SAM riboswitch aptamer (S box leader) from Halobacillus kuroshimensis DSM 18393, 103 nucleotides, folded computationally. The model forms 94% of the base pairs in the Rfam consensus. The coordinates come from a structure-prediction model, not an experiment, and the mean pLDDT is 79. It matches the Rfam family "SAM riboswitch aptamer (S box leader)". Rfam describes the family as follows. The SAM riboswitch is found upstream of a number of genes which code for proteins involved in methionine or cysteine biosynthesis in Gram-positive bacteria.
[in-house]
RNA sequence: UCCUUAUAAAGAGCCGGGGGAGGAAACUGGUCUGAUGAUCCCGCAGCAACCUCACAUAGGAAAAGGUGCUCAUUCCAGCAGACGGUGGUCUGAAAGAUAAGGA
Repeated sequence: UCCUUAUAAAGAGCCGGGGGAGGAAACUGGUCUGAUGAUCCCGCAGCAACCUCACAUAGGAAAAGGUGCUCAUUCCAGCAGACGGUGGUCUGAAAGAUAAGGA
């Protein structure tokens, strides 16, 4: 980097230090957020049961370890379908994210 499978309306930072302009994956539109210092890096704290550990094979529990995460549904839409009355609602796909396995 690619492939397969699974998951996502839940949960968790008004913390300390660094740094100084955009950030919310990419493009478009919307919306939100940021000099009351965001995104990002380090530390600390916390959340979560994918792997894992010990019971047990139904399930429940656990944050020691490997990862992940800590504004907004993956912030919303874009493509297809159904319903509807033009607004819109629902379902699915695509893309992306994370985990486990494989090439």